[in-house]
Context: one part of a larger RNA
């Protein structure tokens, strides 16, 4: 000097991103126990007291023994060990659960409910080249797919874009049908001759007409994917504007909430707690950039979550010392 375990004067979070880490509480009886609340919780809330031995007294008891009075002792009677520290506020997820095997345990997944869709059964989806299998020895109170996540009150406006449903009309559309009409060949014919007309059949092209979905179209349909404005005026102080004008859109953010897990400016600004608070907790509202199942706003319990704050404890610290055991270092 290190690791581990012990103790420590006075003070006690002054430490430190931050009480991390120790420390405190800790079993048992008795006793008392708040906002809150979905009435079950909360709750071991909190808080407060007990405990050893010994008697020949008293009371219950058949007795074992328990209760009471008195009394005896140590620093200390759950005499060692093993055994919640607690509370008050807010985020966020309702809750038990799950998970990144080996740097993440969580606000993430899952969830029970809630809601849309798509399937009548040789179902729909899914695996297979298919035969088959799954679902299912099930049957719409069923199966699948998607989004949402207990409860409570809600859950507003847009279908113009995109998708998804529909829709015996219309436009557009292919293979294929249909073959008008075109060439090319030549028996023949005409010509002195070069050449030229040429029928039947063959070939070769190929126009009207007709042709399914799709698409274009016309509806619907947002707990589908997603959208949800701008300028300028105006009130008898000011300041604001309930009101008006006007431009544009499919329709211009409703209800609640709001410097927020979301506020750049921003340590907004006001209280609050501190002697002093870029964080906290309440309010405003000027939301850069909440907003209603990509939910929206509250909400008991619960949480090895996260965030501020207090009581109680501490070697976390002022600041360090000391003791035990083992390393390190010397020798052998």
């Nucleotide at each position: 000097u290190c690791a581990u375990g012990g103790c420590u004067a006075a003070g006690g979070a002054a430490c430190u991103c931050g009480g991390c880490c120790a420390a405190u509480u800790u079993a048992c009886c008795c006793u008392g126990u708040a906002a809150c609340u979905u009435c079950g919780g909360g709750a071991g809330a909190a808080g407060g007291g007990g405990g050893g031995c010994c008697u020949a007294c008293c009371c219950a008891g058949u007795a074992a023994u328990g209760g009471g009075a008195g009394g005896c002792u140590g620093c200390a009677g759950a005499g060692a060990a093993a055994a919640g520290g607690c509370c008050c506020a807010g985020g966020c997820g309702a809750c038990u659960g799950u998970u990144u095997a080996c740097c993440a345990a969580a606000a993430a997944c899952a969830c029970a409910g809630g809601a849309c869709u798509c399937u009548g059964c040789g179902a729909a989806a899914u695996c297979g080249a298919g035969a088959g299998a799954u679902u299912c020895a099930g049957u719409a109170u069923a199966g699948g797919g998607u989004c949402u996540g207990a409860c409570a009150c809600c859950u507003g406006c847009c279908c113009g874009g995109u998708g998804c449903u529909g829709g015996a009309a219309g436009g557009u559309u292919a293979a294929g049908g249909g073959g008008g009409g075109g060439c090319g060949u030549u028996a023949g014919g005409g010509g002195c001759a070069a050449c030229u007309c040429g029928a039947a059949g063959c070939g070769c092209u190929g126009a009207a007409c007709u042709g399914a979905a799709g698409c274009c179209c016309c509806a619907g349909u947002a707990a589908a994917c997603g959208g949800c404005g701008g300028c300028c005026g105006u009130a008898a102080c000011u300041a604001u504007a309930a009101c008006g004008g006007u431009c544009c859109u499919a329709a211009g953010g409703u209800a609640g909430c709001g410097a927020a897990a979301u506020u750049c400016c921003u340590u907004g600004u006001c209280g609050g707690g501190u002697a002093a608070g870029u964080u906290c907790c309440g309010a405003c509202c000027u939301g850069c950039a909440c907003g209603a199942a990509u939910g929206g706003u509250g909400u008991a319990a619960c949480g090895a979550u996260c965030u501020g704050g207090g009581c109680a404890c501490u070697g976390u610290c002022u600041c360090a010392g000391c003791c035990a055991u083992g390393a390190g270092c010397u020798c052998g």
A computed fold for a 332-nucleotide part of an RNA from Larkinella arboricola, annotated as large-subunit ribosomal RNA, domain IV. It was read from a public genome assembly. NCBI's taxonomy places the organism under Bacteria, Pseudomonadati, Bacteroidota, Cytophagia, Larkinella.